[in-house]
RNA sequence: ACGAUGGUUUUCUAGGGUUCCGCAGCGUUGCUGGACUGGUCCGAGAGAAAACACACGACUGAUGUUUCAGUUGUGCACACGGAGGGACAAAAGCCCGGGAGGA
Numbered sequence: 001a002c003g004a005u006g007g008u009u010u011u012c013u014a015g016g017g018u019u020c021c022g023c024a025g026c027g028u029u030g031c032u033g034g035a036c037u038g039g040u041c042c043g044a045g046a047g048a049a050a051a052c053a054c055a056c057g058a059c060u061g062a063u064g065u066u067u068c069a070g071u072u073g074u075g076c077a078c079a080c081g082g083a084g085g086g087a088c089a090a091a092a093g094c095c096c097g098g099g100a101g102g103a
Base pairs, nucleotide, nucleotide: 007052008051009050010049011048012047015042016041020039021038022036023033024032025031026030054075055074056073057072058071059070060069061068062067078098080101084096085095086094
């Protein structure tokens, strides 16, 4: 100086808005309101938990000599960050994105 990796799913949380419900108001077959606590809803790479996957080891079995299967143990680290754009009704720590940039 250049470059790569950093898995998946589920549940939940911080957070988020306003389709539906509820709530409030009004000129009440409805309309308006999320500078309405909430239920539904969205929801984290840099939040939590679990399962799987992966890596290494031990034991058991098979194979028949280097692999496969099962059980089990350990590990699975680190992570500053705009502006802008996009989706659904809408918004967001959602997605672009572990992006640009910085270290």